Record summary:
A computed fold for a 90-nucleotide RNA from an Actinomycetota bacterium, annotated as c-di-GMP-I riboswitch aptamer. Its Rfam family is "c-di-GMP-I riboswitch aptamer". Rfam describes the family as follows. GEMM was predicted in a large-scale screen for bacterial structured RNA regulatory elements. Rfam links the family to the GO term cyclic-di-GMP binding. Of the family's consensus pairs, 95% are formed in the model. It was read from a public genome assembly, where an Rfam model found it. The prediction has a mean pLDDT of 89.
């Protein structure tokens, strides 16, 4: 330096839920809480999944409403990939 990850050490992050806030929603932010995580640090490049305000289509005489389609919105704790990183047994 690269790979690797223990019955080691210092620590780190923080699920579900609750409270407050943002958003049409998915989801996100802050506080509490810890399910777990050796990258559960960062990045939407590939796959996958979630939402559908706006837009398009259909139903109805019309409106409301309902259904279908749609990501440029979202998920990195879904997988792959890229970048960075503490410690050091085998």
């Nucleotide at each position: 330096c690269c790979a690797c990850g223990a019955g080691a050490a210092c620590g780190g992050c923080a699920a579900c839920c609750c409270c407050g806030g943002g958003g049409a929603a998915a989801c996100c932010c802050g506080g509490g809480u810890g399910c777990g995580c050796a990258a559960a640090g960062c990045c939407a490049c590939g796959g996958g999944c979630c939402u559908a305000c706006c837009g398009g289509g259909a139903g109805c005489g019309g409106a409301c409403c309902u259904c279908c389609c749609c990501a440029g919105g979202g998920c990195a704790g879904c997988c792959g990939g890229g970048c960075u990183a503490c410690c050091g047994a085998a």